[in-house]
Context: one part of a larger RNA
Molecule: small-subunit ribosomal RNA, 5' domain
Organism: Capsicum baccatum
RNA sequence: GGAUGAACCCGGACGGCAUUCUUAGCAAAUGAAAGUCGUAUGGAAAACACGGGAAACAGUGUUUCCAGUGAUGAGCGGGGGAGUAAUGCGUAAUAACCUACCCCUGGGAGGGGAACAACAGUUGGAAAUGGCUGCUAAUACCCCGUAGGCUGAGGACAAAAAGGAGGAAUCCACCCGAGGAGGGGCUCGCAUCCGAUUAACUAGUUGGUGAGGCAAUAGCUUACCAAGGAGAUGAUCAGUAGCUGGUCCGAUAGGAUGAUCAGCCAUAUUGGGACUGAGACACGGUCCACACUCCUAUGGGAGAUAGUAGUGGGGAAUUUUUCAUAAUGGGCGAAAUCCUGAGGGAGCAAUACCGCGUAGAGGUAGAAGGCCCACGGGUCAUUAAAUUCUUUCCCCAGAGAAGAAGCAAUGACGGUAUUUGGGGAAUAACCAUUGGCUAACUCUAUGCCAGCAGCCGCGGUAAUAUAGGGGAUGUAAGCGUUAUUC
Numbered sequence: 001g002g003a004u005g006a007a008c009c010c011g012g013a014c015g016g017c018a019u020u021c022u023u024a025g026c027a028a029a030u031g032a033a034a035g036u037c038g039u040a041u042g043g044a045a046a047a048c049a050c051g052g053g054a055a056a057c058a059g060u061g062u063u064u065c066c067a068g069u070g071a072u073g074a075g076c077g078g079g080g081g082a083g084u085a086a087u088g089c090g091u092a093a094u095a096a097c098c099u100a101c102c103c104c105u106g107g108g109a110g111g112g113g114a115a116c117a118a119c120a121g122u123u124g125g126a127a128a129u130g131g132c133u134g135c136u137a138a139u140a141c142c143c144c145g146u147a148g149g150c151u152g153a154g155g156a157c158a159a160a161a162a163g164g165a166g167g168a169a170u171c172c173a174c175c176c177g178a179g180g181a182g183g184g185g186c187u188c189g190c191a192u193c194c195g196a197u198u199a200a201c202u203a204g205u206u207g208g209u210g211a212g213g214c215a216a217u218a219g220c221u222u223a224c225c226a227a228g229g230a231g232a233u234g235a236u237c238a239g240u241a242g243c244u245g246g247u248c249c250g251a252u253a254g255g256a257u258g259a260u261c262a263g264c265c266a267u268a269u270u271g272g273g274a275c276u277g278a279g280a281c282a283c284g285g286u287c288c289a290c291a292c293u294c295c296u297a298u299g300g301g302a303g304a305u306a307g308u309a310g311u312g313g314g315g316a317a318u319u320u321u322u323c324a325u326a327a328u329g330g331g332c333g334a335a336a337u338c339c340u341g342a343g344g345g346a347g348c349a350a351u352a353c354c355g356c357g358u359a360g361a362g363g364u365a366g367a368a369g370g371c372c373c374a375c376g377g378g379u380c381a382u383u384a385a386a387u388u389c390u391u392u393c394c395c396c397a398g399a400g401a402a403g404a405a406g407c408a409a410u411g412a413c414g415g416u417a418u419u420u421g422g423g424g425a426a427u428a429a430c431c432a433u434u435g436g437c438u439a440a441c442u443c444u445a446u447g448c449c450a451g452c453a454g455c456c457g458c459g460g461u462a463a464u465a466u467a468g469g470g471g472a473u474g475u476a477a478g479c480g481u482u483a484u485u486c
Stems, first nucleotide, its partner, number of pairs: 001486004006482003010478001014355003018351001019349001021314001026312002030309002035072003040069002043066001045064006052057001079267001081265001088192001090190002093187001097184003102180002105177004110144004119134006149157001151155001163172003193239001195237001201229002205227008242264004246257004270289004292303004320346001322345002328342001329340003360388002369380004394423006403413001431474004435456003441470005451458002
């Protein structure tokens, strides 16, 4: 000198844009963050219409809505970085694999059946939530057939499917194959912080055979056999740490770092386990255990904000319990819709960067006043006032977007940006320094005291170094200090 997710002191006009718990992976009020589909399906409720009936009422159709059965999504998106020094990341490869939705392509969808929720009845429990009996539908479930597959060629194994909407055309959905795209699993080479005051480590350990297991390779698992395997090119152990693209500094070499954004990894109170599924060993699923909190009728239950706001706590320190789904993206659906704290916006904070203003011209009687003085004057100083002009910003009023993806309609932001007119210099300057390094000097007070200080150092009676006054210098809505780093 540069830089920062900064903090603090003094001071503080506006706009744009970005950023905002670096500490306790501490605890946890409240709202809301993952639903959708009635064109899969049986019911319940309501409304309307139709026609029947003397009426009560029953029936049909349409629409809306509800909890179930069913389907799909919830493994995405979002968070923070505890662990991890290599089952990670980065880079370059490889073969023994899987893949819902999507694309391309070849075929198929025949015949039957039994249930279970909802519901009704009854019953246990304070609740959470159940038990029993009875009924019922399906794109839920099962059986037969057929296609297809394997094979030791004798046979044996095994064996798919579902409909819905529409007057129809047709559209959507379903089953079995082949290929693709995108995604993922696994393996290998190289590279990846520090300590030898850590030198020895390893028993499923290293390899083989059989068996099991997986989507797949494999001591992945197991029985038997062999005794191997890795290590001063630093194993093992200990410490620290998410990695990278990048970011900051530097002429480079390189050093430091890994906030925001993007890729990968691991993680979801702590520690284990599996289920479902194409995909999880699953943040807002499930089971078990520890700790903690809450409810309880004491028998038993409920919970996890490292999602978004917000609270307590810790801390030098980090925001609103906001708006709307208008756009982009995602889920479901034939669609209209619906959901979406992702994302888009607004709010708070000079936290950073950028822009802009706090006026312009004019003005010597060089005004008053302050300070200094050799008492002549000098300086603040064209600074002020007088005079004149302008209106960025500010206040008032009018017009008013793009962003909408095109028949039309649809804008949270927002009456915002922008623009027109009116008003009036009106609403707006501080901070640090002034001995040298280092731009900027004098007076007064003090008298090794009070104090200053980044380093050298200053102060003991004439201090440009302390404190105050005046002047000056530097930066400027900031300035200085502290911390860290080059």